[in-house]
Model confidence (mean pLDDT): 80 of 100. This is a predicted structure of an 845-nucleotide part of an RNA (large-subunit ribosomal RNA, domain II) from Spongopyle sp.
Context: one part of a larger RNA
RNA sequence: GGUGCUGCACGGCCAGGAUCCUGCAUCCCGGAUUGAUCCGACCCGUCUUGAAACACGGACCAAGGAGUCUGACAUGUGUGCGAGUAUUAGGGUGAUAAACCCCGAUGCGCAGAGAAAUCGAGAUUGUCUGAUCCCUCACGGGUGCACGACAGGCCGAGCGUUGGCCUUCUGGUCAGUGCCGCGCAAGAGCAUUCAUGCCGGGACCCGAAAGAUGGUGAACUAUGCUUGUGCAGGGUGAAGUCAAGGGAAACCUUGAUGGAAGCUCGAAGCGAUACUGACGUGCAAAUCGUUCGUCUGACAUGAGUAUAGGGGCGAAAGACUAAUCGAACCAUCUAGUAGCUGGUUCCCUCCGAAGUUUCCCCCAGGAUAGCUGGAAUUCACUGUGAGUUUUAUCAGGUAAAGCGAAUGAUUAGAGGUAUUGGGGCAGAAACUGCUUCGUCCUAUUCUCAAACUUUAAAUGGGUAAGAUGCAAGUAGUUGCUUAACUGAACUCUUGCGUUGAAUCAGGGUUCUUAGUGGGCCAUUUUUGGUAAGCAGAACUGGCGAUGUGGGAUGCACCAGACGCUUUGUUAAGGGGCCUAAGUACUCGCUCAUUCAGAUACCAUAAAGGGUGUUGAUUCAUAUAGACAGCAGGACGGUGGUCAUGGAAGUCGAAAUCCGCUAAGGAGUGUGUAACAACUCACCUGCCGAAUGAAUUAGCCCCGAAAAUGGAUGGCGCUCAAGCGAGUCCCCGAAACAGGGCCAUCGGGGUAGAUGCGAUGCCCCGAUGAGUAGGAGGGCGCGUCGGUAGCAACGAAGGCGCGGGCGCAAGCCCCGCUUUGAGCUGCCGAUGGUGCAGAUCUUGGU
Numbered sequence: 001g002g003u004g005c006u007g008c009a010c011g012g013c014c015a016g017g018a019u020c021c022u023g024c025a026u027c028c029c030g031g032a033u034u035g036a037u038c039c040g041a042c043c044c045g046u047c048u049u050g051a052a053a054c055a056c057g058g059a060c061c062a063a064g065g066a067g068u069c070u071g072a073c074a075u076g077u078g079u080g081c082g083a084g085u086a087u088u089a090g091g092g093u094g095a096u097a098a099a100c101c102c103c104g105a106u107g108c109g110c111a112g113a114g115a116a117a118u119c120g121a122g123a124u125u126g127u128c129u130g131a132u133c134c135c136u137c138a139c140g141g142g143u144g145c146a147c148g149a150c151a152g153g154c155c156g157a158g159c160g161u162u163g164g165c166c167u168u169c170u171g172g173u174c175a176g177u178g179c180c181g182c183g184c185a186a187g188a189g190c191a192u193u194c195a196u197g198c199c200g201g202g203a204c205c206c207g208a209a210a211g212a213u214g215g216u217g218a219a220c221u222a223u224g225c226u227u228g229u230g231c232a233g234g235g236u237g238a239a240g241u242c243a244a245g246g247g248a249a250a251c252c253u254u255g256a257u258g259g260a261a262g263c264u265c266g267a268a269g270c271g272a273u274a275c276u277g278a279c280g281u282g283c284a285a286a287u288c289g290u291u292c293g294u295c296u297g298a299c300a301u302g303a304g305u306a307u308a309g310g311g312g313c314g315a316a317a318g319a320c321u322a323a324u325c326g327a328a329c330c331a332u333c334u335a336g337u338a339g340c341u342g343g344u345u346c347c348c349u350c351c352g353a354a355g356u357u358u359c360c361c362c363c364a365g366g367a368u369a370g371c372u373g374g375a376a377u378u379c380a381c382u383g384u385g386a387g388u389u390u391u392a393u394c395a396g397g398u399a400a401a402g403c404g405a406a407u408g409a410u411u412a413g414a415g416g417u418a419u420u421g422g423g424g425c426a427g428a429a430a431c432u433g434c435u436u437c438g439u440c441c442u443a444u445u446c447u448c449a450a451a452c453u454u455u456a457a458a459u460g461g462g463u464a465a466g467a468u469g470c471a472a473g474u475a476g477u478u479g480c481u482u483a484a485c486u487g488a489a490c491u492c493u494u495g496c497g498u499u500g501a502a503u504c505a506g507g508g509u510u511c512u513u514a515g516u517g518g519g520c521c522a523u524u525u526u527u528g529g530u531a532a533g534c535a536g537a538a539c540u541g542g543c544g545a546u547g548u549g550g551g552a553u554g555c556a557c558c559a560g561a562c563g564c565u566u567u568g569u570u571a572a573g574g575g576g577c578c579u580a581a582g583u584a585c586u587c588g589c590u591c592a593u594u595c596a597g598a599u600a601c602c603a604u605a606a607a608g609g610g611u612g613u614u615g616a617u618u619c620a621u622a623u624a625g626a627c628a629g630c631a632g633g634a635c636g637g638u639g640g641u642c643a644u645g646g647a648a649g650u651c652g653a654a655a656u657c658c659g660c661u662a663a664g665g666a667g668u669g670u671g672u673a674a675c676a677a678c679u680c681a682c683c684u685g686c687c688g689a690a691u692g693a694a695u696u697a698g699c700c701c702c703g704a705a706a707a708u709g710g711a712u713g714g715c716g717c718u719c720a721a722g723c724g725a726g727u728c729c730c731c732g733a734a735a736c737a738g739g740g741c742c743a744u745c746g747g748g749g750u751a752g753a754u755g756c757g758a759u760g761c762c763c764c765g766a767u768g769a770g771u772a773g774g775a776g777g778g779c780g781c782g783u784c785g786g787u788a789g790c791a792a793c794g795a796a797g798g799c800g801c802g803g804g805c806g807c808a809a810g811c812c813c814c815g816c817u818u819u820g821a822g823c824u825g826c827c828g829a830u831g832g833u834g835c836a837g838a839u840c841u842u843g844g845u
Stems, first nucleotide, its partner, number of pairs: 043058004059845006067344001069201003073197004078192004084108003090102003112119002125151004133142003153184002155181002158179009204343002207340001211333006222307009231297001233265003236261001240257007269294003274290002277288002309325001311321002346778006356369001358367003370516002373512007384505003388502002390465005400455001401453002407449003412444001414442003420438007469496005475491004480487001519543004524538005548559003563741007573731003576715003582728001584727006597717001608702003612699010629686005635659003641653002665680001669678002742768009779834001781831010797818001798816003802813004
């Protein structure tokens, strides 16, 4: 130097594996949404004892919409200064100061008392309880904060009063004493922030009927005045006039003429009776049709003018006064007031009522106490406490009982006498006798009492169960007490020495405070009432304010009170099916052909009946042969006496014996004019074993009739699926027990070594219902300050049957072929800050 082999490093290539990213398929788990089935499930808000209500508000959507601000006070709290405190009226520096500095005054506080004049408190006192600290042989002793209680002292006021001194004779002063004061007794306040409460303000919001002040209106309409305009055609035929006739005349008659009239018919006009017509979101906020009234007058009407709101005007109706009138309209006081109605806007957690006391021109309301919440404070780990028990003791006059105990009421006889009141008999009469009714007395008997009671409960109430005690002392004080150092009370000293019943539990104190002040129901007791789902009380418990399981249904009954979840066990009540669980077992009862029965409260049935059936009790009868059935007898005195027209067992009245018998009534019914005849009671034969009566209790039946069709909850059920008992098993709640998680409350531990968090982390235990109401902690909105950020590479907003987090209020992320310029987190400040309701307001559908 070359070559080969091996190792290492680097580069290239290849292969395998790990990790990461990603597509597809399948399986499992979780989430969201949608559909179906089963079970549960009445509509919210509101007043209410009670609402799904045949109680009221509510078609739907959007936006708006109600405890605010201010002054004063109270309590709590934070901050500053502190016997003071508060700058801001003013001054200074400066730049004409919002900020910086300051004098003074004033407020409150530092002293009170008294009507006022005026007077004017501490150099800290004692006892009990007692934290803390110290000593200790850890028994105990000392120190004695704060709060509280008691006693004493001091200040002031007034009244009364005792004593001393001075005195101008009226007072002063000193000492003492009882009553009174928002007093003193080594200061605690002042200013301000926030929260809550109360009061004054529109005072949480909306809402009157009223009241007052000042104006505008008589173009509608009422009435007056002034001045204008308008009103067919007929009828009747006043006065006057004329003629004729009559008459002496006055005058009369007849015929004409004439054309009066708040006369008549009736058109225009003006009005408006009836149809109770049409219309009645009309033609019309008073009209249309037909009918009707009046139409030369108190007529109709134009214009002008006058009268104005407690005023006008009115042929008067409270009519009219501009669609308004038993007091017009407009504006203002005024956001009038309302003890009355309605409404009153986000979440979670913890606690949680009252409908009662007293007072009120109080009864639909307030104040006051009670019940509630909140904030503190103090003392304990064994002292204190108790809706409990025990023991001891005290008071009581309800329940019951009693009425041969008092008071009062009250039934029945019995036995008595005469001082008594009636009647009768005898008697001339008699306070003479006999008799009778009552009264009265005596011993009994029946029944009662909120305002009677000898007796006398149960339940309930008070007190005590220790150291603040017990015991001892020839100790002390006293104005009390006693004849008395006698007693009593207190003080002092010494000793004893802390389980001096049970059970359970932390207890005490202060400040402040909302709501409530319609209640209702049940067991028991109780008043009124015929009674009531009536009215009024008491104790307790419930509903109200409360869901859950059961009672089919249901404010209140039974069971039982509730965080979310899981497993198991029960309660009340159930176990044929609806419907989870026994067509379970044992023994009785019950048949309901016209409504059988079936579960407390509770949703009705009675008196009285039943030879339905099942039990019980009592009394009878029965082998000396009952009861029932069949058969025989059922007689004589005698047709008993009376009465009767008649009455012989049987119309009626009184009486109701004897004989013979196995037995037969001076007769239980049918019957006769009266008899007769039949039958029954009673006796006997056949038969051969139980029978009769009364009462009572279960189930069943009768008693038991109503209007829409109908309710053991329905179906249905019959040795039940009914009723009455018993036994075992099972089902069954949010109750009980165990596990997991959440929240609240309480307790314990923890300062080490590298990010943060002591408001942290770790461990243990208990508890969890809730209307009115209170408190705590959070969510969201607008604006401002600080800090950190986002945004045309797309802010806010909108849409999504997209996803996630939080118990929730809500928040975050994603997508949009939506849109187009601002927006947000955290720390603070601030508020015109959260809607389903108000016959809410405005707009839309």

Its Rfam family is "Eukaryotic large subunit ribosomal RNA".